[in-house]
Molecule: transfer RNA
Organism: Panagrolaimus sp. JU765
RNA sequence: GCCCGAGUAGCUCAGUUGGUUAGAGCGUGGGUCUAAUAAGCCCAAGGUCGUAGGUUCGACCCCUGCCCGGGGCA
Numbered sequence: 001g002c003c004c005g006a007g008u009a010g011c012u013c014a015g016u017u018g019g020u021u022a023g024a025g026c027g028u029g030g031g032u033c034u035a036a037u038a039a040g041c042c043c044a045a046g047g048u049c050g051u052a053g054g055u056u057c058g059a060c061c062c063c064u065g066c067c068c069g070g071g072g073c074a
Stems, first nucleotide, its partner, number of pairs: 001073004007067001010026004019057001028044005050066005
């Protein structure tokens, strides 16, 4: 330098061949339960969906550049 795939909550990940409100598990906080702790159960907070543009009436989703990190080739 070229190619491939990835980037979504603190962590691990799902997501729709473009439209309803962006979700799960774990973790965190609160409550319940217990003599107490854990487990169980209930509730809540937490996201500019890597970034900047483009297409579109409408983009997490399609297109382009860039960034970060992984793999391959040279």